[in-house]
RNA sequence: GAGCCGUUAGCUCAGCGGUAGAGCACCUGCCUUUUAAGCAGGGAGUCGUGGGUUCGAAUCCCACACGGCUCA
Numbered sequence: 001g002a003g004c005c006g007u008u009a010g011c012u013c014a015g016c017g018g019u020a021g022a023g024c025a026c027c028u029g030c031c032u033u034u035u036a037a038g039c040a041g042g043g044a045g046u047c048g049u050g051g052g053u054u055c056g057a058a059u060c061c062c063a064c065a066c067g068g069c070u071c072a
Base pairs, nucleotide, nucleotide: 001071002070003069004068005067006066007065010024011023012022013021018055026042027041028040029039030038048064049063050062051061052060
């Protein structure tokens, strides 16, 4: 220098044009002698940044940033 993959909740990840989700973790309550487990409820996201396309973008296009892999 070139190519490819990834970037979404605290963590691990789903979502492939039409209201952003799950598991774990966290908080509250119930249960329990206590802890753990179990049950019920709850909070938490400018979807890496900036533009473009579209009635509508996490999703499509472009540039950039960061991480990883491969090639030179």
Transfer RNA from an Anaerolineae bacterium, 72 nucleotides, folded computationally. Lineage of the source: Bacteria > Bacillati > Chloroflexota > Anaerolineae. Its mean pLDDT, the model's own confidence on a scale to 100, is 82. It matches the Rfam family "tRNA". From the family's description: Transfer RNA (tRNA) molecules are approximately 80 nucleotides in length. Its family is annotated with triplet codon-amino acid adaptor activity in the Gene Ontology.